The prediction has a mean pLDDT of 78. The RNA shown here (Bacterial RNase P class A) has 346 nucleotides and comes from a Bacillota bacterium.
[in-house]
RNA sequence: CAACCAACCUGGAUGAUCGCGCCAUAAUAUGGUGAGGAAAGUCCGGGCUCCAUAGGGCAGGAUGCUGGGUAACUCCCAGUGAGGGUGACCUCAAGGAUAGUGCCACAGAAAACAGGCCGCCUACUUUUUAGUAGGUAAGGGUGAAAAGGUGCGGUAAGAGCGCACCAGCAUCCGGGUGACCGGAUGGCUUGGUAAACCCCAUCUGGAGCAAGACCGAAUAGGAGGGAAAAAGGUGGCCCGCCUCUCCCUCGGGUUAGGUCGCUAGAAUCUGUAGGUAACUGCAGAUCAAGAUAGAUGAUCAUCGCCCGCAAGGGUACAGAACCCGGCUUAUAGGGUUGGUUGUCAA
Numbered sequence: 001c002a003a004c005c006a007a008c009c010u011g012g013a014u015g016a017u018c019g020c021g022c023c024a025u026a027a028u029a030u031g032g033u034g035a036g037g038a039a040a041g042u043c044c045g046g047g048c049u050c051c052a053u054a055g056g057g058c059a060g061g062a063u064g065c066u067g068g069g070u071a072a073c074u075c076c077c078a079g080u081g082a083g084g085g086u087g088a089c090c091u092c093a094a095g096g097a098u099a100g101u102g103c104c105a106c107a108g109a110a111a112a113c114a115g116g117c118c119g120c121c122u123a124c125u126u127u128u129u130a131g132u133a134g135g136u137a138a139g140g141g142u143g144a145a146a147a148g149g150u151g152c153g154g155u156a157a158g159a160g161c162g163c164a165c166c167a168g169c170a171u172c173c174g175g176g177u178g179a180c181c182g183g184a185u186g187g188c189u190u191g192g193u194a195a196a197c198c199c200c201a202u203c204u205g206g207a208g209c210a211a212g213a214c215c216g217a218a219u220a221g222g223a224g225g226g227a228a229a230a231a232g233g234u235g236g237c238c239c240g241c242c243u244c245u246c247c248c249u250c251g252g253g254u255u256a257g258g259u260c261g262c263u264a265g266a267a268u269c270u271g272u273a274g275g276u277a278a279c280u281g282c283a284g285a286u287c288a289a290g291a292u293a294g295a296u297g298a299u300c301a302u303c304g305c306c307c308g309c310a311a312g313g314g315u316a317c318a319g320a321a322c323c324c325g326g327c328u329u330a331u332a333g334g335g336u337u338g339g340u341u342g343u344c345a346a
Base pairs, nucleotide, nucleotide: 001342002341003340004339005338006337007336008335009334010333012303013302014301015300016299017298018297020034021033022032023031024030036317040328041327043326044325045324046323047322048208049207050206051205055239056238057237058236060204061203062202063201064200065079066078067077068076069075080094081092082091083090084089095199096198100197101196102193103192104191117140118139119136120135121134122133123132124131125130148166149165150164151163152162153161167189169186170185171184172183173182174181175180212260213259214258215257222250223249224248225247226246231243232242233241267286268285269284270283271282272281273280274279304315305314306313307312
């Protein structure tokens, strides 16, 4: 200097004039305050509200290596294993194929109770062009995948038949909380697929702020049916429990009515201690929208940043609606820190 990897910050500022919402206040004065890193997606997990006095089981659903964090999670941190990359690093739907069922097209002789097509060797026959019998799975072919891999010896020809080095499996020893790793010995060696059904382990009520509570107003205490062990009780089924003038059907009234829920929190910031880290403890400080047809703005001027010689041009993705912890997606640019590789120079 170039290319790359990981983490983070910012993405506008100032002044003037006018305007809007909320809070405090007697007040239209005065003061304070007013949209994000994703507010987006509605994909997860909760807080909260109701069913509801409320339990157990089944089915269903979700997760799937180990340990830790958290209110909790399918999230985060650290590690193990596998794969990718020269590397810094990145990714993983990472339990079980000997519980069972299914599937593996075409090609191929044969795709798992899996072989003997071409070929090689031996013997016999004879039609010596060949045929029959036995042995073989090393070589070749087909295929994504075909009787562990490479090499040497051996054999009639071959084969873990034997040996050496590997892979796998079993047993034992050592290390580690554990996933797992290392070593020794050994029979030599038992397709794939569960992001197919399934099995195993763990977890799991439902509905949702248009939840729900209160006040006010209005109408037809209208009609029909069921019922003493029936009916009903917020996904389905069973058991248990509860209600009982309750339940079901039809019809009528209110329905842009008002207030609450509605923002002080599993909160934020600073310091310190512990921990590899995620995070946790302690101390102090701070209070930062709460709208409801929907406020958080408009104009002017000067700058900031980027491109450009200049003139000039550009300034991203995008806007709260109960709240919080994550994940995913979008983002013009600008900047900071650490690391890897290559080249050049000293």
Overview: It matches the Rfam family "Bacterial RNase P class A". Its family is annotated with tRNA processing, ribonuclease P activity and dimeric ribonuclease P complex in the Gene Ontology.